[in-house]
RNA sequence: AAUAGAGGCGCGGCCGCCAUCAGUACCCGUUGGGAGGGCCAGGGCCCGACGACGAACGGGAAAAGGGGAGGCCGCCGAAGCCGGAAAGAGACUCUGGGUCUUUCGGGCUGGUUGCCGGGGCUAAAUCCCCGGGACUGUCAUCCACGCGGAUGGAGGGCUAUU
Numbered sequence: 001a002a003u004a005g006a007g008g009c010g011c012g013g014c015c016g017c018c019a020u021c022a023g024u025a026c027c028c029g030u031u032g033g034g035a036g037g038g039c040c041a042g043g044g045c046c047c048g049a050c051g052a053c054g055a056a057c058g059g060g061a062a063a064a065g066g067g068g069a070g071g072c073c074g075c076c077g078a079a080g081c082c083g084g085a086a087a088g089a090g091a092c093u094c095u096g097g098g099u100c101u102u103u104c105g106g107g108c109u110g111g112u113u114g115c116c117g118g119g120g121c122u123a124a125a126u127c128c129c130c131g132g133g134a135c136u137g138u139c140a141u142c143c144a145c146g147c148g149g150a151u152g153g154a155g156g157g158c159u160a161u162u
Base pairs, nucleotide, nucleotide: 001162002161003160004159005158008076010075011074012073013072014071015070017068018067026060027059028058029057030056031055036047037046038045039097040096041095042094043093044092079109080108081107082106084104085103086102087101088100089099110136111135112134113133115132116131117130118129119128120127138153139152140151141150142149143148
């Protein structure tokens, strides 16, 4: 340098199903109400006293994202997170912001977690991040040597073959 592997509730993607989202958004009717409303800011445009925003009652009534187990596929920096750059999307339109998707490059993380504390997203559980704990794999050093144990490091690593 090349090839092939290992860690384990191992990682990710797709598919259909299920529950949640939610009796919510939204539509219609009635009643109160009385000037603003269209994600945030500014400009434009549109709607609004033929009653807007918002509220109560009644009727009708979703979806996306996220989740669960399963099937299939690709794999072991699998993958995840953070910052930056570019392009696209949706929202009436423009500018800026914010949200989502894709690509490029930089940085961090060995993996899991049903646990504890803090923070973010979300309808919420989840999910994500930081710190800790526990479990686990790997290498080095040391101790035991029949099992195994302690400390430390990181995947640019470790093991095997050529």
About this RNA:
The RNA shown here (Lysine riboswitch aptamer) has 162 nucleotides and comes from a marine sediment metagenome. The model forms 98% of the base pairs in the Rfam consensus. The prediction has a mean pLDDT of 77. RNAcentral holds the sequence, with entries from MGnify. It matches the Rfam family "Lysine riboswitch aptamer". Rfam describes the family as follows. Riboswitches are metabolite binding domains within certain messenger RNAs that serve as precision sensors for their corresponding targets.